[in-house]
Molecule: transfer RNA
Organism: Bacteroidota bacterium
RNA sequence: ACAGAUGUAGUUCAAGGGUAGAAUAGGGGUCUCCAAAACCUUCGAUGGGAGUUCGAAUCUCUCCAUCUGUGCCA
Numbered sequence: 001a002c003a004g005a006u007g008u009a010g011u012u013c014a015a016g017g018g019u020a021g022a023a024u025a026g027g028g029g030u031c032u033c034c035a036a037a038a039c040c041u042u043c044g045a046u047g048g049g050a051g052u053u054c055g056a057a058u059c060u061c062u063c064c065a066u067c068u069g070u071g072c073c074a
Base pairs, nucleotide, nucleotide: 001070002069003068004067005066006065007064010024011023012022013021018054026042027041028040029039030038047063048062049061050060051059
């Protein structure tokens, strides 16, 4: 430099173009003599920008980051 893949909550993963969910972690509570476990509850996210559309995590373009492969220079 080129090609490809990936980017959603602190972490790991979902989501036919139509209300963004789960697990776990964190906060609070129930229980307990205390704690652990269990149960209840709560918090929190679509990498940035633009476009298409009534409507975009999803489709298109561009930029950024990470990973993989190939190549160039020295």